Predicted 3D model of an 88-nucleotide RNA (Glycine riboswitch aptamer) from Pelagivirga sediminicola. The source organism's lineage runs through Bacteria, Pseudomonadota, Alphaproteobacteria, Paracoccaceae and Pelagivirga. The prediction has a mean pLDDT of 78.

[in-house]
């Protein structure tokens, strides 16, 4: 050097789900009442895997929280860099 893995960081993409009602006229806010979405986080139950007493475990489920104009956020995915473990 090159591969695998893995953790963080720029930069592209990157879905879902409302309606009343009342104050306002403020980036179109704030309240209240009902309904709604899942892919920030979080819990839960399991194929499944392990060093098998246990434990780790999802895009499934649940919706605490988060979201339901538009920013923002956003699992995941691409690309680059910076590391870290491993093998050659």
């Nucleotide at each position: 050097g090159c591969g695998a893995u893995u953790g963080g960081a720029a930069c592209g993409g990157g879905a879902g789900a409302a309606c009343c009602g009342g104050c306002a006229a403020g980036c179109u806010g704030c309240c209240g009442g009902u309904g709604c979405c899942g892919a920030a986080g979080g819990a839960g139950c399991a194929a499944c895997c392990g060093c098998c007493c246990c434990g780790g475990a999802a895009a499934c489920u649940c919706u605490c929280a988060g979201g339901c104009g538009c920013a923002a956020g956003g699992a995941c995915c691409g690309c680059u860099c910076c590391g870290a473990u491993c093998a050659u």